[in-house]
RNA sequence: CACUCAUCGAGACCGGCUGAGGGAGUAGGCCCUUAGACGCCGGGGCAACCGCCAGGCCCAACCAGUCUGGACAAGGUGCCAACUCCUGCGAUGCGGCGCGAGCCCUGCGGCCCGUUCCGAUCGGCAGAUGAGCG
Numbered sequence: 001c002a003c004u005c006a007u008c009g010a011g012a013c014c015g016g017c018u019g020a021g022g023g024a025g026u027a028g029g030c031c032c033u034u035a036g037a038c039g040c041c042g043g044g045g046c047a048a049c050c051g052c053c054a055g056g057c058c059c060a061a062c063c064a065g066u067c068u069g070g071a072c073a074a075g076g077u078g079c080c081a082a083c084u085c086c087u088g089c090g091a092u093g094c095g096g097c098g099c100g101a102g103c104c105c106u107g108c109g110g111c112c113c114g115u116u117c118c119g120a121u122c123g124g125c126a127g128a129u130g131a132g133c134g
Stems, first nucleotide, its partner, number of pairs: 001134001003132006013043005021032003026088004044080003049076002051072001052070006084126001089123004094119003098115003102111003
């Protein structure tokens, strides 16, 4: 760096150094920041991917593999503002304000279809992290 799989609405802050931008990228929005952000270092913490423990399956048996659970966390990573900060592309009239068509009705009005926009849900793109593999 490429590929595969899994996860991404939860959770977790202090000190020192530094000094102007930062929130991956692009556009828009929104936010953090000289009351010191971002970053680096030290400590602390969160979490449970790997790991560890127990059990099931598999096996003649063991190992390996796989599944489930853990009021496990020594170790390898990761993480500790905001949903990956939000949106961008597509689908679904699912919800809402409007607008328009159709049907019923003397009328008030009712039914029904479509849809700009806003929202919701699902998917996609991009990305992050882990594990595996080349």

Predicted 3D model of a 134-nucleotide RNA (SAM riboswitch aptamer (S box leader)) from a Pseudomonadota bacterium. It matches the Rfam family "SAM riboswitch aptamer (S box leader)". Gene Ontology term of the family: regulation of gene expression.